[in-house]
């Protein structure tokens, strides 16, 4: 210099064009003399940024940023 991978909730990922989910972590109840475990709710997300395509984009095309590999 060049390919090729990954970036989604605090952390761990799921989701291959049509309303973002899960587990663990948090917060409030309920239980207990109290904690811990258990059971219910509940809130957290401009899907890494920046354009295209599409009626519609986490998805698809382009650049760019970041990590992680190969290869010279």
């Nucleotide at each position: 210099g060049c390919c090729c991978c990954u970036a989604u909730a605090g952390c761990u990922u799921a989701g291959c064009g049509g309303u973002a989910g899960a587990g663990c972590a948090a917060a409030u109840g309920c239980u207990u003399c109290g904690u811990a475990a258990g059971c219910a709710u509940u809130a957290g997300g401009u899907c890494g940024c920046a354009g295209g395509u599409u009626c519609a984009a986490u998805c698809c095309c382009u650049g760019c940023u970041a990590g992680g590999g190969g290869c010279u």
The prediction has a mean pLDDT of 83. A computed fold for a 72-nucleotide RNA from a Candidatus Nanoarchaeia archaeon, annotated as transfer RNA. Rfam family: tRNA. Gene Ontology term of the family: triplet codon-amino acid adaptor activity. It is annotated as a transfer RNA.